[in-house]
């Protein structure tokens, strides 16, 4: 110096001057984000159901561990990829059923043999090394062995069992030499664990008009009914009061599994204790214009109940740690 890998951390600053949300007597003070986005896990609240538990449905899926929860984060395990730093992947196929198209003999049953090797005159029998099919065909190589072949036998490797032994586990060793027995579980399934159901337009409060239900009134302007007219009665309008919730209006709403610093505990995620900070909260719905400086001011994008997350976009940049390779000394 060059090409990587993980990680972190800015996302215009400053100042004026208009103009709009929201607190405030005023003065003033605060005003989007790393993703506010996808709404894809997963809580909190809320209502509604409910003593409580099972099915049945759904989801998760090495193993420990954090965390309210998680499908998430940390740490580790085994197999794959890189020279390496690193990244990728993951429960069970001797509990059961089901499916593996076309080709191919033959697709699971220790079944079968098209060529094709042997034995044999032939019919008929042994064989699965070689070739053919296919995604995949009774492990792989090499040697004995045989009529000709095979784990039929022996060395090495792999895998399954079993036995001893480190690990909390997931697995990992070392031995033994007993076995060589497709795949798919995002098909049913099994095994382990988690799940009530809706969702802030939840929901909770007050309440115009309106319609109803109870009362009161017969004075005054009392329509109509009681055959006509007069007095009574009934009763619309009139006054209360309720009940329901509609227009509307408060809450819910932002202070919170919060953030900053420190010190301690853990190998990390995380925990715990002390000081300290208060940072948007609208309801047709603000967060915005213009100048100046700073070479230029630009990406992807805009709060709606509130957090953990995890996926996606994304200009211009800076810092850390590690690997590999070349150069000088």
């Nucleotide at each position: 110096g060059a090409a990587a890998u993980g990680g972190a951390a800015c996302a215009g600053a400053u100042g004026a001057u208009c103009g709009c949300g929201g607190c405030g007597a005023a003065a003033g003070c605060c005003g989007a984000g790393g993703a506010a986005a996808g709404u894809c896990c997963g809580g909190a609240c809320u209502u509604c159901u409910a003593a409580g538990g099972g099915c049945a449905g759904g989801g998760u899926g090495c193993c420990g561990g954090g965390u309210a929860a998680c499908g998430c984060c940390c740490g580790g395990a085994a197999g794959g990829a890189g020279u390496g730093a690193u990244c990728c992947u993951u429960g069970a196929a001797c509990a059961g059923g089901g499916c593996c198209a076309u080709a191919g003999a033959a697709a699971c049953g220790a079944a079968a043999a098209c060529c094709g090797c042997c034995c044999g005159a032939a019919a008929g029998g042994g064989c699965a090394a070689g070739g053919a099919u296919g995604g995949a065909a009774a492990g792989g190589c090499g040697a004995g062995g045989u009529a000709a072949g095979a784990g039929c036998u022996c060395a090495c490797c792999g895998g399954c069992a079993g036995u001893c032994u480190g690990g909390u586990a997931a697995c990992g060793g070392a031995c033994c030499g007993g076995c060589c027995u497709g795949g798919u579980a995002a098909c049913c399934u099994c095994c382990a664990c988690c799940c009530g159901a809706a969702g802030c337009a939840a929901g909770a409060c007050c309440a115009a008009g309106u319609c109803g239900a109870g009362g009161g009134g017969c004075u005054a302007u009392a329509a109509g009914g009681u055959g006509g007219c007069c007095c009574g009665c009934c009763g619309a309008u009139c006054c209360c009061u309720c009940u329901g919730g509609u227009a509307g209006g408060u809450c819910g709403c932002u202070u919170g599994a919060g953030g900053g610093a420190u010190a301690c505990g853990g190998a990390a995620a995380c925990g715990u204790a002390u000081c300290u900070c208060c940072a948007a909260g609208a309801u047709a719905g603000a967060u915005g214009a213009u100048c100046a400086u700073c070479u230029a001011a630009a990406a992807c994008a805009g709060a709606a109940u509130c957090c953990g997350g995890c996926u996606u976009a994304c200009a211009g940049u800076u810092c850390c740690a590690u690997u590999u390779c070349c150069u000088c000394a």